RNA sequence: AUCCUGGCUCAGGACGAACGCUAGCGGCAGGCCUAAUACAUGCAAGUCGCGGGGCAGCAGUUCGGCUGGCGACCGGCGCACGGGUGCGUAACGCGUAUGCAACUUGCCCUUCAGUGGGGGAUAGCCUGGGGAAACCCAGAUUAAUACCGCAUAUUAUCCCGACCUCGCAUGUGGUUGGGAUGAAAGCUGAGGCGCUGAGGGAUGGGCAUGCGUGACAUUAGCUAGUUGGUGAGGUAAGGGCUCACCAAUGCGACGAUGUCUAGCUGGUCUGAGAGGAUGAUCAGCCACACGGGCACUGAGACACGGGCCCGACUCCUACGGGAGGCAGCAGUAAGGAAUAUUGGUCAAUGGGGGCAACCCUGAACCAGCCAUGCCGCGUGAAGGAUGAAGGUCCUCUGGAUUGUAAACUUCUUUUCUCAGGGGUUAAUUGUGAGCUAUAAGCUCGCUUGCAGGUACCUGAGGAAUAAGCACCGGCUAACUACGUGCCAGCAGCCGCGGUAAUACGUAGGGUGCAAGCGUUGUCCGGAUUUAUUGGGUUUAAAGGGUGCGCAGGCGGUCUAUUAAGUUAGUGGUGAAAUCGUCCGGCUUAACCGGAUACCCGCCAUUGAUACUGGUAGGCUUGAGUGCGACAGAGGGUACUAGAAUGCGUGGUGUAGCGGUGAAAUGCAUAGAUAUCACGCAGAAUACCAAUUGCGAAGGCAGGUACCUAUGUCGUAACUGACGCUCAGGCACGAAAGCGUGGGGAGCGAACAGGAUUAGAUACCCUGGUAGUCCACGCUGUAAACGAUGAUCACUAGGUGUUCGGGAGUUUAUCCUGAGUGCCCCAGCGAAAGCGAUAAGUGAUCCACCUGGGGAGUACGUUCGCGAGAAUGAAACUCAAAGGAAUUGACGGGGGCCCGCACAAGCGGUGGAGCAUGUGGUUUAAUUCGAUGAUACGCGAGGAACCUUACCUGGGCUACAAUGCCUCUGCCAGCCGCCGAAAGGUGGUUUUCCUUCGGGACAGAGUGCAAGGUGCUGCAUGGUUGUCGUCAGCUCGUGCCGUGAGGUGUUGGGUUAAGUCCCGCAACGAGCGCAACCCCUAUCGUUAGUUGCCAGCAUUUCGGAUGGGGACUCUAGCGAAACUGCCUCCGCAAGGAGUGAGGAAGGUGGGGAUGACGUCAAAUCAUCAUGGCCCUUACGCCCAGGGCGACACACGUGCUACAAUGGACGGUACAACGGGUCGCCACACAGCGAUGUGUAGCCAAUCUCUAAAAACCGUUCUCAGUUCGAAUUGGAGUCUGCAACUCGACUCCAUGAAGUCGGAAUCGCUAGUAAUCGCGGAUCAGCCAUGCCGCGGUGAAUACGUUCCCGGGCCUUGUACACACCGCCCGUCAAGCCAUGGAAGCUGGGGGCACCUGAAGUCCGGGGGUAAUAACCCGCCUAGGGUGAAACUAGUAACUGGG
Repeated sequence: AUCCUGGCUCAGGACGAACGCUAGCGGCAGGCCUAAUACAUGCAAGUCGCGGGGCAGCAGUUCGGCUGGCGACCGGCGCACGGGUGCGUAACGCGUAUGCAACUUGCCCUUCAGUGGGGGAUAGCCUGGGGAAACCCAGAUUAAUACCGCAUAUUAUCCCGACCUCGCAUGUGGUUGGGAUGAAAGCUGAGGCGCUGAGGGAUGGGCAUGCGUGACAUUAGCUAGUUGGUGAGGUAAGGGCUCACCAAUGCGACGAUGUCUAGCUGGUCUGAGAGGAUGAUCAGCCACACGGGCACUGAGACACGGGCCCGACUCCUACGGGAGGCAGCAGUAAGGAAUAUUGGUCAAUGGGGGCAACCCUGAACCAGCCAUGCCGCGUGAAGGAUGAAGGUCCUCUGGAUUGUAAACUUCUUUUCUCAGGGGUUAAUUGUGAGCUAUAAGCUCGCUUGCAGGUACCUGAGGAAUAAGCACCGGCUAACUACGUGCCAGCAGCCGCGGUAAUACGUAGGGUGCAAGCGUUGUCCGGAUUUAUUGGGUUUAAAGGGUGCGCAGGCGGUCUAUUAAGUUAGUGGUGAAAUCGUCCGGCUUAACCGGAUACCCGCCAUUGAUACUGGUAGGCUUGAGUGCGACAGAGGGUACUAGAAUGCGUGGUGUAGCGGUGAAAUGCAUAGAUAUCACGCAGAAUACCAAUUGCGAAGGCAGGUACCUAUGUCGUAACUGACGCUCAGGCACGAAAGCGUGGGGAGCGAACAGGAUUAGAUACCCUGGUAGUCCACGCUGUAAACGAUGAUCACUAGGUGUUCGGGAGUUUAUCCUGAGUGCCCCAGCGAAAGCGAUAAGUGAUCCACCUGGGGAGUACGUUCGCGAGAAUGAAACUCAAAGGAAUUGACGGGGGCCCGCACAAGCGGUGGAGCAUGUGGUUUAAUUCGAUGAUACGCGAGGAACCUUACCUGGGCUACAAUGCCUCUGCCAGCCGCCGAAAGGUGGUUUUCCUUCGGGACAGAGUGCAAGGUGCUGCAUGGUUGUCGUCAGCUCGUGCCGUGAGGUGUUGGGUUAAGUCCCGCAACGAGCGCAACCCCUAUCGUUAGUUGCCAGCAUUUCGGAUGGGGACUCUAGCGAAACUGCCUCCGCAAGGAGUGAGGAAGGUGGGGAUGACGUCAAAUCAUCAUGGCCCUUACGCCCAGGGCGACACACGUGCUACAAUGGACGGUACAACGGGUCGCCACACAGCGAUGUGUAGCCAAUCUCUAAAAACCGUUCUCAGUUCGAAUUGGAGUCUGCAACUCGACUCCAUGAAGUCGGAAUCGCUAGUAAUCGCGGAUCAGCCAUGCCGCGGUGAAUACGUUCCCGGGCCUUGUACACACCGCCCGUCAAGCCAUGGAAGCUGGGGGCACCUGAAGUCCGGGGGUAAUAACCCGCCUAGGGUGAAACUAGUAACUGGG
């Protein structure tokens, strides 16, 4: 990097929202989601005088409650509606569909019948009394449509009969005979309004039933009025609703019971749909009205603005006692992120009362507040380029953009301001008139409007009054600058920010939406991420360890029947509103109206009968049985065998044995080990043996017998679907472990000792207990794996093997069945792979999965003797975790190969002194950089000044350089003074050329360009180091793969080499390798000066001269080497050979040459350069100092430690190079460094130049020395303005350490190492022992590739990819977070038992002639109290893990 799995996140829509910024208008909607918390104040249910007695107050008055009227009172109706809220409720509460033959219904409609005649009270009023009040008591008197008898009465009710009809049953409906019981109210304006009984209707209600309607099984059992029956009571009515008796049932894995949560629905939001979420506003139902209980009244309530009682709270009080209930409308407080006015009107709609007028109505209609939402409109339109100014950006004399934007011109007037006009909503009622009349009917006029003088219309004015918010890294539309510098901050996810931030903040610009825009919260979607539609389980999460098997699910074939499922038609219902479609009304839209479609459901009914189901009867192929064979480590019990091991006894025998990487512990002279014989013990069964066989799995192996089970083949006699799967259940279930009792040879946890090790609670060794073995019992788990559930069917082949059957010349072979392996087609799969033994194609059933961690943990429960097993969470936390495959990298993986990589050698470093570089330290400064390999004699191939960048001090400010413009003709030099110098200052002097325009040069001025060795090498170019002169790195096309990618480049050989050959789904090509280039080794040829001299001459004896080109040499051109030839090996490439030839032989030697890339490698101080920074200084000039410091540490070197040497003398042989501010012969002086004089040479000519080691002699004789030279003293020479810090050299004197160097470590494979000198660059001189070159002398060794280091190719593993210097595990320390346990403490709801028990109904008593009251008793019960236990929550010392 890929494919897959899988979670997280976003883009959409919605909202009773809230918050931030902003705000012009209108229409239509909406507005306490929290405290069912507490409420001040006002209002929200009254009305009727045509029921009544009456007359307090008002008006009139004929002065009479007389009239209009009417407070309070009696009476009627209403107050059970309307309005609010969602506490409770998981329920017949709701939804839907049915039933009531088990019921009720005031007012309304309709039908029939009636309305006769009496009685006694009571409120009010009056009088008196009590009380703070609320209110109460007594006496007297009074009315009714108030109350109570009597009469009459049907189809009412009850009792006793008869008959008919209907119904599934109890029963229903109807007809009929007899008996008993039960009503009423009046008023009036004379029209009417009422009253009573009964039937029917309508409406409303009650009850019952089917189906549907949350979560948790870590809630599995619940239930005594419980389930049923008989009888009674009660109710409007069925019913254990209640009671007595009898029976002991009833409910529950199709989830009872318990706990938690929740009003339900039409609908709403979302979605392609199926679904998911939700239940504000509107509508239906339910429940509730301070918490709890109770009944009364009534048609209806167990009653929001009624009553009684208990409780909590608030208020009043004279302390005795009273009053209250906004979850009605406003409003207040509180809570909260958060939700409005103490508004108007009954005009309309609706409700109550009334004959009516009318009254009441916080229902309702309106208005107010709020961008809370939806919808609409506007903030102007057209023209207008100098592309204005300003802003921003840039490559900056300018350009780009803002931008037709503005200005400006013309136009319009929605909105706004002012003025004028001006609705619909009104129909009623009442009243007047008219018409028709049975009328409450019709027509017309008048009267009635909160909103509102509003909507709307017209006129005038004037662009006038009106734009914001969010975003701009990707997802996701939109980019730049500045600021900031892992800070400040952003962030939905990924992630931005550490000096060039499109991600932070600001600005400019842009994008999106727009009177709004964003943020937050919640729901659906995307998410096929719970998968019915529509997923999976070999390895990603996921197949139960295995079998048997009840329930359940599914099920072969034929016929008949049925009609439950299924299917078609029809009927009912599925409220309205909403949604969809069409049409219409507001200027449009939102909104509203009408029509239609839908509501996929439920119920009923009539058909159909293929399939499924039911019933009945057959069939044989599924399944099973029989019969005949065969197979096997299948299971159990008993007996038995040999080998080995150990032990015992005896013999032989002697010093060790044993064990290991090496040892030691251990055993052994008291005789081991070894060996022989005999005996005993326990455990396991070599060979056969296999890729075999058997079993459901676990598992099963010497032999024999018995018992027992299974499978397969053949046959087709029997049964006739008897089958498959299987939650729960039952059984089996390796090893370890547990209990009891045996047994115990070997092995062997624990343990002991010995080793190893830094340690070694391990690996190794010596011992050794449980255990391993047997019997019985428990445990119930494993990577119990094929990581692959069982069963059935189907789908190409090939090749083994086990056990059967058939055919075949009994043999090759063929056919067939059951197993067991391998390869593979199609197909499948993310791939690896699977592939008739499926992971293919289908069917049935079961089990299981839903991101990682927390965690298979905690709690609870069940099982277990225990260990533990089973079931099995959450808080919190992460944005991943994971599978398969790919390319790399890595491995104390493998194979092959290479390299001074090791080995074999030679010489060093590390010890000494010194030189030099670095670190560190010091300092005013010790300038800066380089830092493993790949920094450290590196940049620096020359630090006394300069260099120089550093420090101290003194100075300068457009300059130390250059260009352009203007002016001047100086400047410089010389001489004074000050100064350390730079510089300052004074004096003197007054340039050159000219075509006379000017130019050169210098100075001054001015402006533009300055300058910086200041920062960033992690912004860069260029250059360089390293891997590595390693053999690699890639591309095109093709092919393979879903893809990353592979192939080619792998393989077999070969090579120094991806060099070449062969093979090959590859064929070619490129950059690298090699070759081409240079030096060197041989020869030829050409050319001979400054080089050379064989032969010939001359000679001062020097190639010096004539001469010569032969030779050396020089430097041009050629030749030569190619495994070409030979032998052997090999297919070839190629390899081997003391081969031949050749100067050279297999790349002859050396150099230059460095692929793709790696190390954010090095360098901003060579240079260049983006950005940043400094600008009287971080720039520039100068003097002095520093870069040279010095307790130390390291690197690189030089010189040594000596005799293969030192010293002295003699003598020989190079090459590369340099030279005119130079090299300097030679001569002289000096011990010398050097000096003086004078030739030669711009150099194959002259010179540096002496080469040194070597060689030949002499001497030293093993010592801190005649080794070694540091250090120090003195005297000098040279360079240079100047040798103090701080030069080199010379001479004399001095004569340190050091006697071959610990651990460790470096270089080198031949003209190499080692050793010896020579030259050059830089350079006045030189700190050069450095660097770059040159030649002289000139070795040793390589068996080999095991090991160390580095590298290449192939392969393998990987949890690595910043790539093993990776990743990562656990404890511990400190802080923090959530959580488990926990003595204890605190709270909550519920059940149980006991005690007490208000109000109230009911039963009984009581009183009384009776009805019925006080009163008494009893049952029940709210509430209160006590107790024991369970559940649940909070908190907690301490403690556990995360």

Background: Model confidence (mean pLDDT): 84 of 100. The RNA shown here (small-subunit ribosomal RNA) has 1442 nucleotides and comes from an uncultured organism. The sequence is in RNAcentral, with records from ENA, Greengenes and SILVA.